[in-house]
Context: one part of a larger RNA
């Protein structure tokens, strides 16, 4: 200097932050994921009509809760066990992939069926809930048709790669070889050039054969669903639907580098480490499987322990380095512990389901229910860490044609000096200097312009009053224009009207009162700024070091007085 701090004394206010660092320990109770009636079918109830003396019973019209269906619950929030790991961070790769809503381009949407909830009937059960019969819709669910393009499979051209085989050029290398050297010879040594052979390389042109792409023919196989609105009744229009490209976004996976300590840890390693097959996946891969081979990894530190969530960043510090990863941001990882797979466009599925196991609650003992490391809140631990607040007004988010619903995210309020910064506790004047303390060599010194008195402001604080801003796009009316073959609805633009504040008894401004509401806390022997008196007498005690204290103690207590910081001061712990 720092702190997510604690402790002790003190405490006026705003503004911004930050707030269980320990028990990934249990948790009462409320909220925290819905949503659409323009996807469907029916009710309760009600409202109107008839019928009946009533009980009631019929027809139409509103219309929940439930329920099928759709989307969304894989996002948002939490937390930091676990992980030393392709987890993070970086920088690439995927010709080995996916990707709902968006978004853009082409193209289509015929024509049938047979269920199952709801509902009705009976049956079991304490209850959670289950069981049979019957029988209903749908944008549920299921065949068929049609589908260039799409997936799959054959032919066929074309393109690119690799390989093998001729032929051709060029470069090389060897044999060969006119010569030439040595030698008396045999014979060895070098050896230019042409053309001959023989090998390497480079290039080119053909053919063949793989493989992968595009392109074509032929085979096979794959869709689909309605709902609103207007209508001049023809048919427009919106939203959805289905098939196939292509974007954006989001992700998976793979690779190089980086990434704590201990060698008082030195060997590990059988699906291990590779192949060729095959199975799986969205998709590479021992990711699985039979087979075959014997591998792979380590002193540049395997393997095994400990210890930790990574990184933007923060704290230090001149830098270099050190230390840390709270709060905000990106990623990972987890949801009572373990395992498992369902559905899905996507699961580590937190408020999904299923085993199994701990623990808690119900229970009629036969069986059940739970899972706050979402917001609040309890217990417990602890040196310690807030409200069972208010609202969707505003930012996103689901869901919906939209109104709108949800929404503990959020945005606001509330507690806490726990932190940063700001502001105030008053200002000028005032004595050769009250009073009181206190020291004194009794002259006088100090507290000290400091009170007091004067005079002034009103920041803050109490009462009162008024403006604004955070709200603006809308829904929706109206008027103007526009695009289409274009009547109306409906779309596109522009303009105008047009409701909507949790925060909030707040802020900002203005007037009224009265200095009124508001100072400590350390510390004075050296380090180290600021000393005197008294009391105590190796006692009580002080201490971060060196040390003080046994009769004059600047060191311990008090007081005066001085020094430092100031709504804060000190102690302690922790890091540089």
């Nucleotide at each position: 200097a720092a702190c997510g701090a604690a402790c002790g004394c003190u405490g006026g206010c705003g503004g911004c932050g930050c707030g269980u660092c320990u028990u990934a320990a249990g948790c009462a109770u409320g909220c925290a994921a819905g949503u659409c009636g323009a996807g469907c079918g029916a009710u309760a109830c009600u409202c109107g009509g008839g019928g009946g003396c009533a009980a009631c019973u019929c027809c139409g019209g509103g219309g929940a809760a439930a329920g099928c269906g759709g989307c969304g619950g894989a996002c948002u929030g939490g937390u930091g066990a676990g992980u030393a790991a392709c987890g993070c961070g970086u920088g690439g790769g995927c010709g080995a992939c996916c990707u709902g809503c968006c978004u853009u381009g082409g193209g289509g949407a015929u024509g049938g069926g047979g269920a199952c909830a709801g509902c009705c009937g009976c049956u079991g059960g304490a209850a959670a809930c289950a069981g049979c019969g019957g029988g209903u819709a749908a944008u549920a669910c299921c065949g068929a048709a049609u589908a260039c393009g799409c997936c799959c499979g054959a032919c066929c051209a074309c393109u690119u790669a690799a390989u093998u085989u001729u032929u051709g050029a060029g470069a090389u290398u060897g044999g060969g070889g006119a010569g030439u050297c040595a030698g008396g010879a045999a014979u060895g040594g070098c050896g230019a050039a042409a053309g001959c052979u023989a090998g390497u390389c480079u290039u080119a042109a053909a053919a063949a054969u793989u493989a992968a792409g595009u392109g074509g023919u032929c085979g096979g196989g794959g869709a689909a669903a309605g709902g609103g609105g207007c209508u001049a009744a023809g048919g427009c229009c919106c939203c959805g639907c289905c098939c196939c490209g292509g974007g954006a976004u989001g992700g998976g996976c793979c690779c190089g580098c980086g990434u704590c300590c201990c060698a008082u840890u030195a060997g590990c390693u059988a699906g291990u480490u590779g192949g060729a097959g095959g199975g799986g996946u969205a998709a590479c891969g021992g990711c699985c499987c039979g087979c075959c081979a014997a591998g792979g990894c380590g002193a540049a530190g395997a393997u095994g322990g400990g210890u930790a969530g990574c990184c933007g960043g923060c704290c230090u510090g001149a830098g270099a380095g050190g230390g840390c990863g709270a709060a905000c941001g990106g990623c990972c990882a987890c949801a009572c512990u373990g395992g498992g797979a369902c559905u899905g466009a996507g699961a580590u599925a937190c408020g999904g389901c299923c085993c199994a196991g701990a623990c808690u609650c119900c229970u009629a003992c036969g069986g059940g229910a739970g899972g706050c490391a979402g917001c609040a809140g309890c217990u417990a631990a602890g040196a310690a860490u807030a409200u069972u607040c208010c609202g969707c007004a505003a930012u996103g988010g689901a869901c919906g044609a939209a109104a709108g619903u949800c929404u503990g995210a959020c945005g606001g309020a509330g507690c806490g000096a726990c932190g940063c910064c700001g502001c105030g506790u008053g200002g000028a004047u005032g004595a050769c200097g009250a009073a009181g303390g206190c020291c004194g060599a009794a002259a006088g010194g100090u507290u000290g312009u400091a009170a007091a008195a004067u005079u002034c402001u009103u920041u803050u604080g109490c009462g009162g009053g008024u403006a604004g801003a955070g709200a603006a796009g809308g829904a929706g009316g109206c008027g103007c224009g526009g695009a289409g073959g274009g009547a109306a609805u409906g779309c596109c633009g522009c303009g105008u009207c047009g409701g909507u504040g949790a925060c909030a008894c707040g802020u900002g401004c203005c007037c009224g009162c009265g200095a009124a509401u508001a100072a400590g806390c350390c510390c004075c022997g050296g380090c180290u700024a600021a000393u005197u008196a008294c009391g105590u007498g190796c006692c009580a005690g002080c201490a971060g070091c060196c040390g003080c204290g046994g009769u004059a103690a600047c060191a311990c207590g008090u007081a005066a007085g001085g020094g430092g910081c100031g709504a804060g001061c000190g102690u302690u712990g922790u890091u540089c």
The part of an RNA shown here (small-subunit ribosomal RNA, 5' domain) has 576 nucleotides and comes from an uncultured bacterium. The coordinates come from a structure-prediction model, not an experiment, and the mean pLDDT is 80. Rfam family: Bacterial small subunit ribosomal RNA.